[in-house]
Context: one part of a larger RNA
RNA sequence: UUGGGCAUAAAGCAUUUGUAGGUGGAUUUUUAAGUCUACUAUCAAAUCCUAGGGCUCAACCCUAGAUAGGCAGUGGAAACUGUUAAGCUGGAGUAGGUAGGGGUAAAGGGAAUUUUUGGCAGAGUGGUGAAAUGUAUAGAGAUCGAAAAGAACACCAACAAUAAAAGCACUCUAUUAGGCUGACAAUGACACUAAUAGAUGAAAGCUAAGGGAGUGAAUAAGAUUAGAUAGCCUAGUAGUCUUAUUUAUAAAUAAUGGAUACUAGGUGCUGUGCAUAACGACCCCUGUAGUGUUGUAUCUAACACGUUAAAUAUCCCGCUUGGGGAGUACAUUCACAAUAAUAAAACUC
Numbered sequence: 001u002u003g004g005g006c007a008u009a010a011a012g013c014a015u016u017u018g019u020a021g022g023u024g025g026a027u028u029u030u031u032a033a034g035u036c037u038a039c040u041a042u043c044a045a046a047u048c049c050u051a052g053g054g055c056u057c058a059a060c061c062c063u064a065g066a067u068a069g070g071c072a073g074u075g076g077a078a079a080c081u082g083u084u085a086a087g088c089u090g091g092a093g094u095a096g097g098u099a100g101g102g103g104u105a106a107a108g109g110g111a112a113u114u115u116u117u118g119g120c121a122g123a124g125u126g127g128u129g130a131a132a133u134g135u136a137u138a139g140a141g142a143u144c145g146a147a148a149a150g151a152a153c154a155c156c157a158a159c160a161a162u163a164a165a166a167g168c169a170c171u172c173u174a175u176u177a178g179g180c181u182g183a184c185a186a187u188g189a190c191a192c193u194a195a196u197a198g199a200u201g202a203a204a205g206c207u208a209a210g211g212g213a214g215u216g217a218a219u220a221a222g223a224u225u226a227g228a229u230a231g232c233c234u235a236g237u238a239g240u241c242u243u244a245u246u247u248a249u250a251a252a253u254a255a256u257g258g259a260u261a262c263u264a265g266g267u268g269c270u271g272u273g274c275a276u277a278a279c280g281a282c283c284c285c286u287g288u289a290g291u292g293u294u295g296u297a298u299c300u301a302a303c304a305c306g307u308u309a310a311a312u313a314u315c316c317c318g319c320u321u322g323g324g325g326a327g328u329a330c331a332u333u334c335a336c337a338a339u340a341a342u343a344a345a346a347c348u349c
Base pairs, nucleotide, nucleotide: 004320005319006318008302012317014200015199016198017197021193022192023191025088027086028085031082033081034080035077036076037075038074039073040072042070043069049065050064051063052062053061054060091190092187094185096181097180098179102176103175104174105173107171108170109153113149114148115147116146117145118144119143124135125134162167205246207244208243209242210241214240215239219235220234222232257316258315259314260313261312265294266293267292268291269290270289271288272287273286322349323348324347331342332341333340
C1' cells in the first nucleotide's frame, strides 16, 4: 500500500468560516476524453503451455504452434462518468410573523457579607472529633440605627431555553447575529465536504493600569502524628473582578466528524403552521423544527445503540496499526515567559 477499523479495546482535530482538491438533483441534445468492442503492428532467443519427433525409457534435446497482459494505431457503440447546448423545480438561498439566560454597551435594584461610626448591654466569643493559636473590660460577641465598599444574583428553575463550540440567568433600555415558521412572486443546482490558511476558544498563567468585600495557591502559627513540608483550625499574599493585550490548552465528553436519503411504534416537554373549538381557558386533528424517555427490526465482543443510530447506503475530511521508552529527545515554528505545535530512535517486555 491492499484490506480492516475509530462511544467504552489503538484511533473523530476544542469549535467554526472557507480556498485548492474530491463528490454532486432531475429532462432532452451534442461530443467521444474515460468506458466497451473488432482488427492491425509490436513486446529478441531461451523458459512455460500444446502437438509431433530424436537419444532403448526418462531427465534432456529438436521442430511447429499458441498465450495473458502492456503500449500504439485504425474502425465502431453511446447506457454510465466527463463535455456541449437548452429548458425543469424537489436541493440551496430571498417579505411578514414568532420563541429564547444568543452577543455587545449603558443605566438601575434588593438580600447577604465585611469594615467604619453611634446607641443599648456587660463577659465571654470563635473554632473543633476534642482542643489550641486568635479575639475581648482600651467594652468584644449578641442586638438596634447610619455610612461605605466590592463581588455574586435566592425563589421562579425544569429531564426546560439558547449558542458553532467555549459558554450563557437580578431588572430595564439601546443595538446586533442566528433559528423556526411562511403567502404571492422571482433565481434556477447557485450544492456537500474541506488539506493549507483565517477566526473564536473554560480555568489557570503572563504584561500594563485600576480595583480588592468575600474567598484563597504560597506563607506563618495552632493542632493531629513516631514524624506531618498534608488533611482540620486561626490568619493571609498572588489570584479571583474591570479595561487593554497575550497564552491556545482541559475527562474542551455525547469519550460518538460533517452532509444527504431511507427504515415499526408508544409516551413527555419547548417553539411554530393548518384545521377545529369558543365569552375565555381547556379539549381535539394533522404537519414541521428541536429536546427527553421507552422500545421493534437491525447492529454489537458485550454493555448497549435504536428516525437525535452505534441500523441500511453514498460523498468528503481527520485519525489508528502491540505495551513501555514517549507525546519524551533532537530540530524547526509560535510565544514576553511559562509553555504549546510538529515529532522519532536505541533499548526493553
Notes:
Predicted 3D model of a 349-nucleotide part of an RNA (small-subunit ribosomal RNA, central domain) from Mallotus nudiflorus. The RNAcentral record of the full RNA draws on SILVA. Lineage of the source: Eukaryota > Streptophyta > Embryophyta > Euphorbiaceae > Mallotus. The coordinates come from a structure-prediction model, not an experiment, and the mean pLDDT is 84. It matches the Rfam family "Bacterial small subunit ribosomal RNA".